[in-house]
Context: one part of a larger RNA
Molecule: small-subunit ribosomal RNA, 3' major domain
Organism: uncultured bacterium
RNA sequence: UGACGGGGACCCGCACAAGCAGCGGAGCAUGCUGUUUAAUUCGAUGAAACGCGAAGAACCUUACCUGGGCUUGACAUGUAUUCGAAAUCCUGGGAAACCAGGCCCCCAGCAAUGGCGGAUGCACAGGUGGUGCAUGGCUGUCGUCAGCUCGUGUCGUGAGAUGUUGGGUUAAGUCCCGCAACGAGCGCAACCCCUCUGCUGUGUUGCCAGCGGAUAAUGCCGGGAACUCACAGCAAACUGCCGGUGACAAACCGGAGGAAGGUGGGGAUGAGGUCAAGUCAUCAUGCCCCUUAUGUCCAGGGCUACAAGCGUGCUACAAUGGCCGGCACAAAGGGCUGCAAAACCGCGAGGCGGAGCGAAUCCCAAAAAGCCGGUCCCAGUUCGGAUUGGAGGCUGAAACUCGCCUCCAUGAAGUCGGAGUUGCUAGUAAUCGCGGAUCAGCAACGCCGCGGUGAACACGUUCCCGGGUCU
Numbered sequence: 001u002g003a004c005g006g007g008g009a010c011c012c013g014c015a016c017a018a019g020c021a022g023c024g025g026a027g028c029a030u031g032c033u034g035u036u037u038a039a040u041u042c043g044a045u046g047a048a049a050c051g052c053g054a055a056g057a058a059c060c061u062u063a064c065c066u067g068g069g070c071u072u073g074a075c076a077u078g079u080a081u082u083c084g085a086a087a088u089c090c091u092g093g094g095a096a097a098c099c100a101g102g103c104c105c106c107c108a109g110c111a112a113u114g115g116c117g118g119a120u121g122c123a124c125a126g127g128u129g130g131u132g133c134a135u136g137g138c139u140g141u142c143g144u145c146a147g148c149u150c151g152u153g154u155c156g157u158g159a160g161a162u163g164u165u166g167g168g169u170u171a172a173g174u175c176c177c178g179c180a181a182c183g184a185g186c187g188c189a190a191c192c193c194c195u196c197u198g199c200u201g202u203g204u205u206g207c208c209a210g211c212g213g214a215u216a217a218u219g220c221c222g223g224g225a226a227c228u229c230a231c232a233g234c235a236a237a238c239u240g241c242c243g244g245u246g247a248c249a250a251a252c253c254g255g256a257g258g259a260a261g262g263u264g265g266g267g268a269u270g271a272g273g274u275c276a277a278g279u280c281a282u283c284a285u286g287c288c289c290c291u292u293a294u295g296u297c298c299a300g301g302g303c304u305a306c307a308a309g310c311g312u313g314c315u316a317c318a319a320u321g322g323c324c325g326g327c328a329c330a331a332a333g334g335g336c337u338g339c340a341a342a343a344c345c346g347c348g349a350g351g352c353g354g355a356g357c358g359a360a361u362c363c364c365a366a367a368a369a370g371c372c373g374g375u376c377c378c379a380g381u382u383c384g385g386a387u388u389g390g391a392g393g394c395u396g397a398a399a400c401u402c403g404c405c406u407c408c409a410u411g412a413a414g415u416c417g418g419a420g421u422u423g424c425u426a427g428u429a430a431u432c433g434c435g436g437a438u439c440a441g442c443a444a445c446g447c448c449g450c451g452g453u454g455a456a457c458a459c460g461u462u463c464c465c466g467g468g469u470c471u
Stems, first nucleotide, its partner, number of pairs: 007471007015461002019424005026315008034306002042053002064301007073124001077123008089102005106115002126290002129288003135284002137279003140275001142273001147186006153162003166177003192267004197235007207224002211222003238261001241255005317417001321376007333364003338357002344351002383414001388409007430453007
């Protein structure tokens, strides 16, 4: 000077408390450990690993295993010699890779030579082999916490201190006042994006108030430019105004006006550092190691195993419910190797069909919870749907290992979960559906978004956890 203390003072945070919904029990999904295995590739491991890298493991991917092949190599550049074709294609062998045979017999140029391709040799390639404790880059974390520093001056023999401490105040080292300090930088805030109000401009593919027309019906048509909406631009919020408190300050409390009030709500944005934190398997890279193999090609298998343990989820245990019928209201997205309407076939998955649409035009598309009516009558049930048998559908060379979906049958555990533990303070939690990336298909119940319905509670800071300032 820091760090630490079951030292002190002050102050924050869903940290506790107050509340709501869960997890921990069940079944399943998924990740991990362990075990097993020829292999179950590798990494991640308190918070800050465990629906994580993986936003798509049947082959491929794929790094693993078994077996079959290759050795200047699957890929790059150069060089020497040599050949003139090589490949595609055809035949035979083979699981394929590939091997053998056949077909083809180069171009420009007078030529040397050059180009292209093959063979052989040499330099070299190649390595998801090791080291993240040799590294770059990127990332997590404390933490969006309010801190971290510098110049000059001053003080101290010096390490250092001061400034940055103190009194107030703030979400904030935010601001005010004081002060041997005076200033400054990185952070904070603001500038950026979305959202909430209004105005102006522009109206097609969007809109339809008034006018006219048509229809079984519909902005369907003429038309309109009001409204909604879209896209641009502007305005608006600044403690600006009033009252009170306060040191006359900063600021705080209350109020007015206002669509919005004290950072309006949300996002992006992450200081100096910490953890030899994570990543050599994105990539890059030093060193080490392999070089007829630790490289490379192929087929099949494995990553999907299963006494057990843990994490994260989904579905439930029912009546605020299950089932049946009818009626209603979104937002945000995606679409040409694509999205696909109507009609028709099928109980259904789906098939057939192909209008329209590179999309404010057409399609995916039904929103669901909800509302209305009916039924069930508290039961392991008309709850619950695991598991299993059978029959099908779709994608794809190919669903045995190992895909998803449908129908019929089967109907397991489960009657609200021990110790313990998680999230959340408002359009939030809870609940309901919709879309997208990846993607042939899909193990998505994951992830990332979107809207619908829409709560309860906070006395307070003694205690638990984390953090800040002074001592």